[in-house]
């Protein structure tokens, strides 16, 4: 130095024929339950979808560049 792959919540991911308020699991935080916890039920907060331009009526999603990470080739 080339080449494929990933980057969305504290943590693991889902979500790509571009469309309407971005989403689960977990964990946080509150309540109910309990003698008190633990399980377990409810309810809640947390995101510039790594970063910057771009096309578009409209981008987490499609192009460009970066810069993180992991593969393999040299």
């Nucleotide at each position: 130095g080339c080449g494929c792959c990933c980057g969305u919540a504290g943590c693991u991911c889902a979500g790509u024929u571009g469309g309407a308020u971005a989403g689960a699991g977990u964990a946080c935080u509150g309540c109910c339950c309990u003698c008190c916890g633990a399980a377990g039920g409810c309810a809640g907060g947390g995101g510039u979808c790594a970063c910057a331009g771009g096309u578009u009526c409209g981008a987490a999603u499609c192009c460009u560049g970066u810069c993180g990470g992991g593969c393999g080739c040299g």
The RNA shown here (transfer RNA) has 74 nucleotides and comes from a Gammaproteobacteria bacterium. The coordinates come from a structure-prediction model, not an experiment, and the mean pLDDT is 81. It matches the Rfam family "tRNA". About the family: Transfer RNA (tRNA) molecules are approximately 80 nucleotides in length. The family's RNA type in Rfam is transfer RNA. The source organism's lineage runs through Bacteria, Pseudomonadati, Pseudomonadota and Gammaproteobacteria.